[in-house]
Context: one part of a larger RNA
């Protein structure tokens, strides 16, 4: 390389958009690049294969045929691929009519709670633990009442419920805005799928500048525990956590399962629509589309399990794997303010 693989054994890119490329619906006409077929030329000789022959045989040598899978020229075929033109509507998209949603961004706003401040009542404790102590408190704490300040998060509703490509999204209101779904079938007429590079998004932590800082809390300090205790427990506490802008670009970024399309028993929940039956009406019942769960047949699987949301049966495209360690290291390149990221070996060893 081929082959075989990629849920858990090595292996699905964190996610999307999309360039080149690869692949691509139904029908018709032309062309003939691929394809198929005929002919001609060439494909040196030797060698190779087959059949003969000559040295006593063999090796060796000679003769005839074949092959030389290729290339060039030329005559034809038109099913398939391609290409050019025409037509279509089942893919895809647009329009129209609807309902659902923590989808996003910005502004405003609400109540509970913690902390702090002020004032009142009130007096000796509070707090904390396995038990204590550090700590707070007669300069009046804890408790309780009233008023105020400020920051962060949104109890109940809440649901293997919803939305989003993923990361993720949850008080309420408003503005702007993205997507999906259902119904209809008016319009376009293959406009599609995937996607190396590329671009964009991307939890937490971290970094830069400027704000903010209630609670929590790396580091740090003290008290305990202990043989020790650079921990677990306790009392404090700074970065950080929050906001704006800019960077970083990684996670068990997980369904450890790439995207798309078609097909392949059922049963039962749940969410959002549609159509029926029925009814005064809401239910109920039947059916259909989309999502989200559980169980389960065939089939698959090393087993576990998966099973229309496939890990089944097929097709297209991309990423990745190829014994363990060394090592996601070294070196070099690229990116970054740095931290570091990305690409990514070898010696050696088992």
């Nucleotide at each position: 390389c081929u082959g075989g693989g990629u849920g858990u054994a090595a292996a699905g890119g964190g996610a999307g958009c999309g360039u080149a490329g690869a692949c691509g619906g139904u029908u018709u006409u032309g062309c003939a690049a691929g394809u198929c077929u005929g002919a001609a030329g060439u494909g040196a000789a030797a060698g190779c294969c087959c059949g003969g022959g000559g040295c006593u045989u063999a090796a060796c040598c000679c003769c005839g045929g074949g092959a030389c899978u290729g290339c060039u020229u030329u005559g034809g075929a038109a099913a398939c691929u391609g290409u050019a033109g025409g037509a279509c509507u089942a893919g895809a998209g647009u329009g129209c009519a609807g309902g659902a949603g923590a989808g996003g961004u910005a502004a405003g706003u609400g109540g509970a709670a913690u902390u702090c401040c002020u004032a009142g009542u009130g007096u000796a404790g509070c707090g904390g633990u396995g038990a204590a102590a550090u700590g707070c408190g007669u300069a009046g704490a804890u408790a309780u009442u009233a008023g105020g300040a400020g920051g962060a998060a949104c109890a109940c509703c809440a649901g293997u419920g919803g939305c989003g490509a993923a990361g993720g999204c949850g008080g309420c209101u408003u503005a702007c805005u993205g997507g999906a779904c259902u119904g209809u079938a008016a319009c376009u007429g293959a406009c599609g799928u995937u996607g190396a590079g590329g671009c964009u998004c991307g939890a937490a932590a971290g970094c830069g500048u400027g704000g903010g800082g209630a609670g929590c809390a790396a580091a740090c300090a003290g008290g305990a525990u202990u043989a020790g205790a650079u921990a677990c427990c306790c009392u404090g506490g700074u970065a950080g956590u929050c906001c704006a802008c800019a960077c970083u670009g990684u996670a068990a970024a997980c369904g450890a399962u790439g995207a798309a399309u078609g097909c392949u028993a059922g049963g039962u929940g749940u969410a959002g629509g549609g159509g029926g039956u029925a009814u005064c009406g809401a239910c109920c019942c039947c059916u259909u589309c989309u999502g989200u769960g559980c169980c389960g047949c065939a089939g698959u699987u090393a087993a576990c399990a998966c099973a229309a949301u496939a890990a089944g049966c097929a097709u297209u495209c991309c990423g990745c794997c190829u014994g363990g360690g060394g090592a996601g290291u070294a070196c070099g390149g690229c990116c970054g303010c740095a931290a570091g990221g990305u690409u990514g070996a070898a010696a050696c060893u088992c």
This is a predicted structure of a 350-nucleotide part of an RNA (small-subunit ribosomal RNA, central domain) from an uncultured bacterium. Rfam family: Bacterial small subunit ribosomal RNA. Gene Ontology terms of the family: ribosome and structural constituent of ribosome.